A computed fold for a 475-nucleotide part of an RNA from an uncultured bacterium, annotated as small-subunit ribosomal RNA, 5' domain. Model confidence (mean pLDDT): 86 of 100.

Context: one part of a larger RNA
RNA sequence: GAACGAACGCUGGCGGCAUGCCUAACACAUGCAAGUCGAAUGGAUGGCUUCGGCCAUCAGUGGCGCACGGGUGAGUAUCGCGUGGGAACCUGCCCCGAAGUUCGGAAUAACCUCGGGAAACUGAGGCUAAUACCGGAUAUAGCCUGAGGGCGAAAGAUUUAUCGCUUUGGGAGGGGCCCGCGUCCGAUUAGGUAGUUGGUGAGGUAACGGCUCACCAAGCCUACGAUCGGUAGCUGGUCUGAGAGGAUGAUCAGCCACACUGGGACUGAGACACGGCCCAGACUCCUACGGGAGGCAGCAGUGGGGAAUAUUGGACAAUGGGGGCAACCCUGAUCCAGCAAUGCCGCGUGAGUGAAGAAGGCCUCCGGGUUGUAAAGCUCUUUUACCCACGAAGAUGAUGACGGUAGUGGGAGAAUAAGCCCCGGCUAACUUCGUGCCAGCAGCCGCGGUAAUACGAAGGGGGCUAGCGUUGUUC
Numbered sequence: 001g002a003a004c005g006a007a008c009g010c011u012g013g014c015g016g017c018a019u020g021c022c023u024a025a026c027a028c029a030u031g032c033a034a035g036u037c038g039a040a041u042g043g044a045u046g047g048c049u050u051c052g053g054c055c056a057u058c059a060g061u062g063g064c065g066c067a068c069g070g071g072u073g074a075g076u077a078u079c080g081c082g083u084g085g086g087a088a089c090c091u092g093c094c095c096c097g098a099a100g101u102u103c104g105g106a107a108u109a110a111c112c113u114c115g116g117g118a119a120a121c122u123g124a125g126g127c128u129a130a131u132a133c134c135g136g137a138u139a140u141a142g143c144c145u146g147a148g149g150g151c152g153a154a155a156g157a158u159u160u161a162u163c164g165c166u167u168u169g170g171g172a173g174g175g176g177c178c179c180g181c182g183u184c185c186g187a188u189u190a191g192g193u194a195g196u197u198g199g200u201g202a203g204g205u206a207a208c209g210g211c212u213c214a215c216c217a218a219g220c221c222u223a224c225g226a227u228c229g230g231u232a233g234c235u236g237g238u239c240u241g242a243g244a245g246g247a248u249g250a251u252c253a254g255c256c257a258c259a260c261u262g263g264g265a266c267u268g269a270g271a272c273a274c275g276g277c278c279c280a281g282a283c284u285c286c287u288a289c290g291g292g293a294g295g296c297a298g299c300a301g302u303g304g305g306g307a308a309u310a311u312u313g314g315a316c317a318a319u320g321g322g323g324g325c326a327a328c329c330c331u332g333a334u335c336c337a338g339c340a341a342u343g344c345c346g347c348g349u350g351a352g353u354g355a356a357g358a359a360g361g362c363c364u365c366c367g368g369g370u371u372g373u374a375a376a377g378c379u380c381u382u383u384u385a386c387c388c389a390c391g392a393a394g395a396u397g398a399u400g401a402c403g404g405u406a407g408u409g410g411g412a413g414a415a416u417a418a419g420c421c422c423c424g425g426c427u428a429a430c431u432u433c434g435u436g437c438c439a440g441c442a443g444c445c446g447c448g449g450u451a452a453u454a455c456g457a458a459g460g461g462g463g464c465u466a467g468c469g470u471u472g473u474u475c
Base pairs, nucleotide, nucleotide: 001475002474003473004472006471007470008469009468010467013347014346015345016344017343018342019340020339021305026303027302028301030300031299032298035064036063037062040061041060043058044057045056046055047054048053071258072257073256080183081182082181083180084179085178086177089175090174091173094171095170096169097168098167099166100165101164102136103135104134105133111126112125113124114123115122116121142151143150144149156163157162158161184230185229186228191221192220193219196218197217198216199215200214201213202212203211233255234254235253236252237248238247239246240245260281261280262279263278264277283294284293285292286291311337313336314335315334319333320331321330322329323328350380351379352378353377360371361370362369363368386411387410388409389408390407394402419464420463421462422461423460424445425444426443430459431458432457433456434455440447441446
């Protein structure tokens, strides 16, 4: 000098765009953050009825979604990340193609009846539907094969034109796995390792593999730093620097990991699943003491910690996501608004004229000098702020939270708007008074013990300016 997710002190007019718990991955009151489909399906309630039915709502069965989106950085020195390759794999929805969509069956929730329980919830009996479940047939293609053969599917709905369903080939996008190289500090950590290293066989997986197991061999890593300990999410980037480099990893984007702590699987195309389940633990709450309920590192918000970080706001109008044929519903993603000079950028706090160089202040050699065209006065202007009226784009036919916002026109009036630090040298800027090694200053050198340009105040001056200084950290 530059920079910052900054904080503190003094001060503070407006707008635009950004940013805003870096500390306790501490604990959380309350509300919201994931639903949707009646064009899969049976019912219940209400309304209308031409008594044929129709409409709406609700809890179920069923389908899809809930594995995305959002948060955090605890753990992790690791194929986690970055980069470049690879072969033994999977893939719902979407796209292109081939073939099919046949015949039957048994249940079950809802509902009704009877119970248990304080509650959470739950038991028995009876009835019923389906795109829920099961069996048979068929098999283009597919899988297995000893090449003879064997195995194996489906679901319908309606507004009649579509949407579906099953098997299968290919694609797109996504994901799992393997490898080369790179990726912090410590040797006051030198040896580490028994599923350990390799083989054979088997199991397991979507898939390769000690992934797991039986047997066999005795290997494997290591001063080119193994192992151990400490620290840490990684990257695109960001800051600085002429560069080389150094530091860093907030916001935005990609990947990873985690979801009260530890473990486990279920469902599913996909999870070992933040707002799912089970077990154990700690903590909190309810209880009729028998037993139950919970998980903000989602958005707000609370307590606590801290130098320190915001509203328990509006809307789905746009962009996107889920469901649905659609209408539409949901969406604290998102878009907006609120708060904060936290940062960057822009604008303003007036302009011209005005010498009796007024008054006052300060200094003085008492002549004067300076503040100073500064003020007053006179003549103007109206950015901003204020008042009135109109009023968008963002939205393709309809639909605008923002918002009567941005903006436009008119009105009045200099009116609403300047501070902070410094003045011994480095370093731009000097005098007087007070103080008297005291009080104090200080980044370094150093000032202060009776004329202090260095302390305190005043006048004057210098610098930056809605900011200015100080502290912290990095280059």